RNA sequence: GAAGUUCGCCAGGCAGUCGCUGCGCGCAUUGCGCGUGGAGGAAAGUCCGGGCCCCGUAGAGCAGGAUGCCGGCUAACGGCCGGGCGUCGCGAGGCGACGGAAAGUGCAACAGAAAACAUACCGCCGAUGGCCUGCUUGCAGGCACAGGUAAGGUUGAAAUGGUGGGGUAAGAGCCCACCGCAGGACUGGCGACAGGACUGGCAUGGCAAACCCCAUCCGGGGCAAGGCCAAAUAGGGGAGCAAUGGCGCUGCUCGCGCCGCUCCCGGGUAGGCUGCUAGAGAGCCGUGGCAACACGGCCCCCAGAGGAAUGACUGCCCGGCAUUCGCGACCUCGGUCGUGAAUGUUCGACAGAACCCGGCUUAUCGGCGAACUUCCCAA
Numbered sequence: 001g002a003a004g005u006u007c008g009c010c011a012g013g014c015a016g017u018c019g020c021u022g023c024g025c026g027c028a029u030u031g032c033g034c035g036u037g038g039a040g041g042a043a044a045g046u047c048c049g050g051g052c053c054c055c056g057u058a059g060a061g062c063a064g065g066a067u068g069c070c071g072g073c074u075a076a077c078g079g080c081c082g083g084g085c086g087u088c089g090c091g092a093g094g095c096g097a098c099g100g101a102a103a104g105u106g107c108a109a110c111a112g113a114a115a116a117c118a119u120a121c122c123g124c125c126g127a128u129g130g131c132c133u134g135c136u137u138g139c140a141g142g143c144a145c146a147g148g149u150a151a152g153g154u155u156g157a158a159a160u161g162g163u164g165g166g167g168u169a170a171g172a173g174c175c176c177a178c179c180g181c182a183g184g185a186c187u188g189g190c191g192a193c194a195g196g197a198c199u200g201g202c203a204u205g206g207c208a209a210a211c212c213c214c215a216u217c218c219g220g221g222g223c224a225a226g227g228c229c230a231a232a233u234a235g236g237g238g239a240g241c242a243a244u245g246g247c248g249c250u251g252c253u254c255g256c257g258c259c260g261c262u263c264c265c266g267g268g269u270a271g272g273c274u275g276c277u278a279g280a281g282a283g284c285c286g287u288g289g290c291a292a293c294a295c296g297g298c299c300c301c302c303a304g305a306g307g308a309a310u311g312a313c314u315g316c317c318c319g320g321c322a323u324u325c326g327c328g329a330c331c332u333c334g335g336u337c338g339u340g341a342a343u344g345u346u347c348g349a350c351a352g353a354a355c356c357c358g359g360c361u362u363a364u365c366g367g368c369g370a371a372c373u374u375c376c377c378a379a
């Protein structure tokens, strides 16, 4: 210098004018003035976990769901940190539902002989048995009928270890060497796991993000939760008053029910208040720890709206982009890259809190910092 990897950070700045909104104060009486505060790293998706609230609940189980290597962190987690193993990368590093296939059930399209009680399509052999021919009469040759064979070919994502040698009729862990595999005393480690003397010719192949089995965890619903105040209208309950009436059962008597006015009580709707933001809080420093994180000290207060505020315009600066010009390097002579200036620019991303917090995931113009890796050049 080039190309990368991981982690962290910023998210245009300043000034003026006009607006919106919470709180405080003053005037005034529901408006005005002054002061002060006013979105994010994701406020998003609502995918996990917790606080808080209401309901349910003796305990346990069933069903259902989630998680699944080890250790740690945490209020908790499916999160984070550290480690193991596997895999990808030259590397820094990235990725991972990473328990069980010897409990049972199931699945494997197409191709292929065969996809799990293994199997014989092509091929090889045919020692042994069978058939045929010859003759030297127990040998030779032939056929490929029985049969043997998993070396070779063919299919596939996957075919019952691999390479080499011996062996054989041809072959085969049939035997041997090396590699792989299985078991494994012992050693190291909290553990996952690693190493491994020695032993065994090699074993019931794969899929559990198929059912399933095992282990651990989980009661339900959510701020439109929940609490308080509480009209008008229409119901409900009670007391009193008025009338002795009207209507229905009923033609008559009795009885029963309904109908009026006033006051009180209670539930509930509209509406209002609350929950509501001082908290697993922010910043700085120290101590312990590799780290996640924990503890301690100092210091700060940092949106609480609610049909829902946090905005708009102008100027200057910063950054981007386009055009033109200058300089430098490369060079295929036409461009590319770097750099400086001028002009222009309806360019400055993604996106908007709604009870709060910890995560994950997704979106995001551009820029900055730290550590590390690989290659090139120079000393």
Stems, first nucleotide, its partner, number of pairs: 001375010012317007020038008040350001044361002047359005052222004064218005069083005084098001085096004099213002104211002106207002121153002123149003128146002130143006161179006180202001181200003186195003226274004236265006245259005281300001283298006318348002320345011